């Protein structure tokens, strides 16, 4: 950058640091001097690939499929991928809207 898969789950304390953060652009909502971001330590979590058990399907093997395990490679750890915007479709109306689905963009993972 491409492509596949996922995207309703989970999972936090210190210490340093000092103003800003929930990916970006808007508009809204939220969190933050009771301490944002970011770095360190320890804890944690269990999504993708791996190992490893185990069960099925096989006469074994291999191979496939399925579960479990936190050992390894990443990864995450306020609410939440916060909402809206872009299209359809439905409801509803004087107007504003509302609801569902798709998309789009972002995020991990795995291959190129």
């Nucleotide at each position: 950058u491409c492509u596949u898969a996922u995207u309703c789950a989970g999972a936090g304390a210190g210490g340093c640091g000092g103003a800003g953060g929930g990916a970006a652009u808007u508009g809204g909502c939220c969190c933050u001097a009771u301490g944002a971001a970011g770095c360190c330590u320890c804890g944690g979590c269990a999504g993708c690939g791996g190992g490893u058990u185990c069960u099925g399907c096989a006469a074994a093997c291999a191979g496939c499929a399925g579960a479990a395990u936190a050992c390894u490679g990443u990864g995450c750890c306020a609410c939440a991928u916060c909402c809206a915007a872009c299209a359809a479709g439905c409801c509803g109306u004087a107007u504003g809207g509302g609801c569902u689905u798709g998309g789009a963009a972002g995020a991990u993972a795995a291959g190129a």
Molecule: SAM riboswitch aptamer (S box leader)
Organism: Bacillus paralicheniformis